A computed fold for a 521-nucleotide part of an RNA from an uncultured prokaryote, annotated as small-subunit ribosomal RNA, 5' domain. Its mean pLDDT, the model's own confidence on a scale to 100, is 88.
Context: one part of a larger RNA
RNA sequence: GAUUGAACGCUGGCGGUAGGCUUAACACAUGCAAGUCGAACGUGAAAGCUCUUCGGAGUGAGUAGAGUGGCGGACGGGUGAGUAACGCGUAGGAAUCUACCUAGUAGUGGGGGACAACCUGGUGAAAACCAGGCUAAUACCGCAUACGCCCUACGGGGGAAAGCGGGGGAUCUUCGGACCUCGUGCUAUUAGAUGAGCCUGCGUAAGAUUAGCUAGUUGGUGGGGUAAAGGCCUACCAAGGCGACGAUCUUUAGCUGGUCUGAGAGGAUGAUCAGCCACACUGGGACUGAGACACGGCCCAGACUCCUACGGGAGGCAGCAGUGGGGAAUAUUGCGCAAUGGGGGCAACCCUGACGCAGCCAUGCCGCGUGUGUGAAGAAGGCUCUAGGGUUGUAAAGCACUUUCAGCGGGGAGGAAAGGUUGUACGUUAAUAGCGUGCAGCUGUGACGUUACCCGCAGAAGAAGCACCGGCUAAUUCAGUGCCAGCAGCCGCGGUAAUACUGAAGGUGCAAGCGUUAAUC
Numbered sequence: 001g002a003u004u005g006a007a008c009g010c011u012g013g014c015g016g017u018a019g020g021c022u023u024a025a026c027a028c029a030u031g032c033a034a035g036u037c038g039a040a041c042g043u044g045a046a047a048g049c050u051c052u053u054c055g056g057a058g059u060g061a062g063u064a065g066a067g068u069g070g071c072g073g074a075c076g077g078g079u080g081a082g083u084a085a086c087g088c089g090u091a092g093g094a095a096u097c098u099a100c101c102u103a104g105u106a107g108u109g110g111g112g113g114a115c116a117a118c119c120u121g122g123u124g125a126a127a128a129c130c131a132g133g134c135u136a137a138u139a140c141c142g143c144a145u146a147c148g149c150c151c152u153a154c155g156g157g158g159g160a161a162a163g164c165g166g167g168g169g170a171u172c173u174u175c176g177g178a179c180c181u182c183g184u185g186c187u188a189u190u191a192g193a194u195g196a197g198c199c200u201g202c203g204u205a206a207g208a209u210u211a212g213c214u215a216g217u218u219g220g221u222g223g224g225g226u227a228a229a230g231g232c233c234u235a236c237c238a239a240g241g242c243g244a245c246g247a248u249c250u251u252u253a254g255c256u257g258g259u260c261u262g263a264g265a266g267g268a269u270g271a272u273c274a275g276c277c278a279c280a281c282u283g284g285g286a287c288u289g290a291g292a293c294a295c296g297g298c299c300c301a302g303a304c305u306c307c308u309a310c311g312g313g314a315g316g317c318a319g320c321a322g323u324g325g326g327g328a329a330u331a332u333u334g335c336g337c338a339a340u341g342g343g344g345g346c347a348a349c350c351c352u353g354a355c356g357c358a359g360c361c362a363u364g365c366c367g368c369g370u371g372u373g374u375g376a377a378g379a380a381g382g383c384u385c386u387a388g389g390g391u392u393g394u395a396a397a398g399c400a401c402u403u404u405c406a407g408c409g410g411g412g413a414g415g416a417a418a419g420g421u422u423g424u425a426c427g428u429u430a431a432u433a434g435c436g437u438g439c440a441g442c443u444g445u446g447a448c449g450u451u452a453c454c455c456g457c458a459g460a461a462g463a464a465g466c467a468c469c470g471g472c473u474a475a476u477u478c479a480g481u482g483c484c485a486g487c488a489g490c491c492g493c494g495g496u497a498a499u500a501c502u503g504a505a506g507g508u509g510c511a512a513g514c515g516u517u518a519a520u521c
Stems, first nucleotide, its partner, number of pairs: 001521004006517005013368006019361002021326001026324003030321003035071003040068002043065001048059004078279003087204007096196002101192008109143001111141002118133006149158003163184006171178002205251003212242003217239008254276004258269004281302005304315004332358001334357003340354001341352004371401004381392004405462001407457005415448001419443010465510005470491003476505005486493002
C1' cells in the first nucleotide's frame, strides 16, 4: 500500500447493490417448513336453512372428514462435527443398477380369497391396543398365454398384466351395459437419456523428540453374498503384504472451482455463489423402496427435557423466524405463491420459510447531496504580535439565483407467460361428438407497491464529521504543566520558554465517514 463475513471509539443526509453467529455440531417455548390424487376404491357427517302429522323429511352434499391404494416424503433447505481418505481434484477403466421421460416390439384373457374404513364388545389416566362381524379396488394370490426375456447338462424348464375417463351412428340388452372409437394407465422386453454404485494412475497439511507396522493380515482354491469386480464374508492351503521415495503413530483439517495479495513466481485462504463429500441429540441396526441404511420414517441402547392416575408414555430447529446461553460480534416469531423452480393431479387446482419480496444493520462497494454566483467597510468576534500590524477571510453578513435528494400533492410503465371462453384450420375417427396441436378475438391473474419513472408545490430551506500537524509524513503558534500528568508504530518527547503531554487558534489529509485494534499478502 492492498484486503476483510470484521469488531471497537467518535460521527452520521439519501439511494442502488451485495452481505450479515467466524464463538457452544450448546439447550430449545411457540408457529410454520411435504404433500397430493374422487379420472384407482369402498364409505361418509354436522352446523345452518326449509317443510312438518313433531315421528321425521328435504337441502347442505356424495361436500367436509377419516380409511385402503398410487406417486412424492432419497429432491429442495441446513451444518462442517467427523474424515489426511479413491474423501476431493484430474485423467482413465469394466464387472453394474436406473422410478418418472423418449423411441421401438409384443400383449392387456379368465378366476379367487382377504384386510382397513364401518358396526359390536372389551382394556387403558393417556399414548394406544385387543377380539368378533360386513365390504371395495389400479391392494393381494393362483390359472391361461410368452415375439423378445431368464436358467440350461442344449433334451428342456421358468416367468406377466389393471383398469379408469371422454364421446357415439347402427345392432344386441337383464337397461347396468355390451360394441365402436379416442385418451391415459398396466405387463414383458430392447435401446436411449438422466442419475447412481465400483476400480485405477497422478496430485492433495505438519511432526522422526513417532521406525518399524500387519493374522482376514498378503495371495490362491471351493462356497456364500451383492445390482456389480473384490478377503466383501466363510472353510482350507501357502507365508506373504507395507516401510527412510517416510509405513505405523500423533496433531491439525471437509476438498475443489475460486477468493485476497503480488509485476510475476509465489504466499495466505476456502464467508457469500457453484460442484463433490460427510452429518442430522449420541451410538448401533435394519425395513420399505428404482433409489436411504432415510434431518421434520421405524426399532434398540444412552444422556437430557416434558406428561403421568407411577402401571406407562412423548420429544429431537446443523429447515425459516424466534428464545436462553456463549461471545468483541452477526437481523423479523414479516408478506406472497404474482414470477422462477419443485411434488401431486387429465386438468382446474392444492402444497412449497425453495424462491420472489419487504423489515433491521454505514458491514462492504458504487452514486448523489449538504448549495451557486457576487460580495473589502478586508465588519464584529477569536487568536497572535516587535502594538504598526498579521491571520481566521470572500469566509460571514448583504445582494442576485437554483431546487438535485429529502418533504407534500398528482400521474404512472415493466416484471404476465399462463388459465378460461368463443371462432377457425389441421390431425385422430364411422363421425360435423370428444380429444390433441396451431392461429385469431374476448376475458383475465402482481406479494413487492404509497414500485421504477414523470409532472407540480414551497423554501437555502432538513443534511459534516473524524484523525493528524518532532522526523519517517502533508500540515505551527500561544497558553497550561514541569521526568509530574501524560504521549508513543519506530526513533523517542516531558526535569520552567515542550512545533512531541493537555487546551485553544490556525493548518493538513480523508470525507458520510474517519481513526484504532485484529488478521493476510